[in-house]
C1' cells in the first nucleotide's frame, strides 16, 4: 500500500428485518449488623470513535477520517 474485524457506562460486554441502549462487576445512599463484610433495596453514570449522507426516524445503512487486531505483498 491492500483486505477483513473491531470501537456501546468507570471495566468487561450484550443488542437491532431502524423505532431515543439490557447484564455483571465496580461507584453512592439506604437496610441489616455491637463494627466491617455479605445479603436485600434503590440511585447515579453511555452526545453508542469522529464528521458527513439517506430517513419522519440511524448504536444498526452509504461513505471518508482515527485508533487497535490480524492477513497478503
Nucleotide at each position: 500500500g491492500c483486505c477483513u474485524c473491531g470501537u456501546u457506562a468507570g471495566u468487561g460486554c450484550a443488542g437491532u428485518a431502524g423505532g431515543u441502549a439490557a447484564c455483571a462487576c465496580g461507584u453512592g445512599a439506604g437496610u441489616c449488623u455491637c463494627u466491617u463484610a455479605a445479603u436485600c433495596u434503590c440511585a447515579a453514570g453511555g452526545u453508542c470513535g469522529u464528521g458527513a449522507g439517506u430517513u419522519c426516524a440511524a448504536u444498526c445503512c452509504u461513505u471518508a477520517c482515527a485508533c487497535g487486531a490480524g492477513g497478503c505483498a
Molecule: transfer RNA
Organism: Silurus meridionalis